RNA sequence: GGGGAAUUAGCUCAUUUGGCUAGAGCGUCUGCAUGGCAUGUAGAAGGUAAUCGGUUCGACUCCGAUAUUCUCCA
Numbered sequence: 001g002g003g004g005a006a007u008u009a010g011c012u013c014a015u016u017u018g019g020c021u022a023g024a025g026c027g028u029c030u031g032c033a034u035g036g037c038a039u040g041u042a043g044a045a046g047g048u049a050a051u052c053g054g055u056u057c058g059a060c061u062c063c064g065a066u067a068u069u070c071u072c073c074a
């Protein structure tokens, strides 16, 4: 320098032809059970879906550019 892949909650990851209010596990917080802890159970908070732009009635999903990371070739 060129090719490919990835980026979604604090962490690890889902999300089928583009269409309902984007979910799960772990973690965090609260209530209950226990004398207390561990643990169990019920619930809650937590998201500009990397950034910008484009296509579309409608975009996490399609297209382009940029950024970061991984990988292959030289």
Base pairs, nucleotide, nucleotide: 001073002072003071004070005069006068007067010026011025012024013023019057028044029043030042031041032040033039050066051065052064053063054062

Transfer RNA from a Bacteroidota bacterium, 74 nucleotides, folded computationally. It was read from a public genome assembly. Rfam family: tRNA. Rfam links the family to the GO term triplet codon-amino acid adaptor activity. Taxonomically the source falls in Bacteroidota (Bacteria, Pseudomonadati).